The part of an RNA shown here (small-subunit ribosomal RNA, 5' domain) has 506 nucleotides and comes from a metagenome. Rfam family: Bacterial small subunit ribosomal RNA. Gene Ontology terms of the family: ribosome and structural constituent of ribosome. Its mean pLDDT, the model's own confidence on a scale to 100, is 84.

[in-house]
Context: one part of a larger RNA
């Protein structure tokens, strides 16, 4: 002296843009954070219309719900464990990749069930049984077939779905095949913190064969064989800790660090454990066991904020149970559109930084008051009262650019082979949760300065109080009766909406 997710006094005028649970990975009341598709499928409530005396009947509508696809493995948080191919870099191949592209070929033929649903029942509840029937892009079988796959090269095995519309080789899909891309799984060189007051360590341990396993290599498991591997260049233990781009200091080397962003990787009450599925051993799925809360008719049941807010504890310390999908991204969907605590914005802290104001110009016989005084006077000090003046920013009141379009709807014109698609052009309409540059009108200096320091490092002193007492202090040290070092005044001095103090780096 620079800095910090800072905190703690004292004081505080706007504003920008950031930034805010570092501590108990300590418990958590509520809401809200992953839903979408009726153009896959049955069935179908209110409601409104038509026949009908009426019971009923049909049409439109379309809510709850269930079957079906896709998504829920992204996005969002956390840093507990991890000292490891975890991560950084640089290589490598025995693999795998929904949805997107491309390029070839196909979409036949029939079958049985089950949810919703009706009927009857168990239970406090949660839930949940038995019967009867129904549909599909759900399920199954046969067919057809290689450029697939396995192969003893002779063969063998293997697919599918429909929808919208008058109207499909064309639009949305469906299967099976190569090839892109994307993401990602594995395996390898090198680099990664302390400790020897841790010197030995290892039986699936090192290696071989045959078998299973896996998208895929491997002792990844298992049988049988063989004695290997690993370590003083630190094996093994032990402590500690998520890694990297960064970030702080510093001339640089290097030191510390890794909070906000971006990559990565782990985790998800805690501990296991598959299951679907391209993709998990899966945060707001599933079992089991376990501590904890709840609910209870006691027989049984439920729950997981390290998601946004928000509440209790611990703690020096960390915000709103806020709007909103306008925008940009995301999931469904031909689409319209829904969802979206992701983002987007408002709100709270001076917690950082950054900008601004808190007047300007005149005013001396130098007023009053204060303080010192050698009692002349000196300072406070143009300060201030007074005169004139200006309008930043808060304040009222109006006007007013942008984030909003390459978006969608509709309508007309061309183009792509007829098209329900699609591309382009041009009108028309539509869409802002916030939050505003900027302007212009009023009013009047009015609404806005404080903190810490004065012995010497270190810029700036004087008087009174008190007497090693009360007290100061970063170091040296002051204080014991004239203290420029304690308290108060005056008065200067540093910075300034701040200023100081702790505390950590370097």
């Nucleotide at each position: 002296g620079a800095a910090u997710g800072a905190a703690c006094g004292u004081u505080g005028g706007c504003g920008g843009c950031g930034u805010g649970g570092a501590u108990u990975a300590g418990g958590c009341a509520u809401g809200c954070a992953a839903g979408u598709c009726g153009u896959g499928c049955g069935a179908g409530a209110a409601u409104c219309c038509c026949c009908g005396c009426a019971a009923g009947g049909g049409g439109a509508g379309g809510a709850c719900a269930g079957c079906g696809g896709c998504g829920a493995a992204a996005g969002g948080g956390a840093g507990a464990g991890u000292a490891a191919c975890a991560c950084g870099u640089g290589g490598a191949u025995a693999c795998c990749u929904a949805c997107c592209u491309c390029c070839a070929g196909g979409u036949c033929c029939a079958g049985g069930a089950u949810a919703g649903c009706c009927g009857c029942g168990g239970g406090a509840a949660a839930c949940u049984g038995c019967g009867g029937g129904u549909a599909a892009u759900a399920c199954u079988g046969g067919a057809u077939g290689a450029u697939g796959u396995c192969u003893c090269c002779g063969g063998a095995c293997u697919a599918a779905a429909g929808g919208u519309g008058u109207g499909a080789u064309u639009c949305c899909g469906c299967c099976c095949g190569g090839g892109g891309a994307u993401g990602g799984g594995u395996c390898c060189g090198c680099g990664u913190c302390c400790u020897a007051u841790u010197a030995g360590c290892u039986a699936g341990u090192u290696g071989g064969u045959a078998a299973g396993g896996u998208a895929a290599c491997g002792g990844c498991c298992u049988a049988c064989c063989a004695a290997g591997g690993c370590a003083a260049a630190g094996a093994u233990g032990g402590g500690u800790a998520c890694g990297g781009g960064g970030u702080g200091u510093g001339a640089g080397a290097g030191c510390a660090u890794g909070c906000c962003c971006c990559c990565g990787c782990u985790c998800a009450c805690u501990g296991g454990g598959a299951c679907u599925g391209a993709g998990a051993c899966a945060c707001u799925g599933c079992c089991c066991a376990g501590a904890c809360a709840c609910c209870u008719a006691c027989g049984g049941g439920u729950g997981g904020c390290u998601g946004c807010a928000g509440u209790c504890g611990a703690g020096g310390a960390u915000c709103u149970u806020c709007g909103g999908c306008a925008a940009u991204g995301g999931g469904c969907g031909c689409a319209a559109g829904c969802c979206u605590g992701a983002c987007c914005g408002a709100g709270c802290g001076a917690c950082g930084c950054c900008g601004c104001g808190u007047g300007c110009g005149g005013g001396a016989u130098g007023a009053a008051g204060g303080c010192c005084u050698u009692c002349g006077g000196g300072u406070u000090g143009u300060a201030a009262a007074c005169c004139g003046c200006u309008g930043u920013c808060a304040g009222a009141g109006g006007g007013g650019a942008u984030g909003a379009a390459u978006g969608g709807c509709c309508g007309a014109g061309g183009g792509g082979u007829u098209c329900u698609c699609u591309c382009u052009u041009c009108g028309g309409u539509u869409u802002g949760a916030c939050a505003u540059a900027u302007c212009c009108u009023c009013a009047g200096a009015g609404g806005a300065a404080g903190g810490a320091c004065g012995g010497g490092c270190u810029a700036a002193g004087u008087u009174c109080g008190u007497g090693c007492c009360a007290g100061c202090a970063g170091c040296c040290g002051c204080g014991g009766u004239a203290a420029g070092a304690c308290g108060a005044a005056c008065c200067g001095u540093c910075c300034a909406a701040a200023c100081g103090u702790u505390a950590u780096u370097c």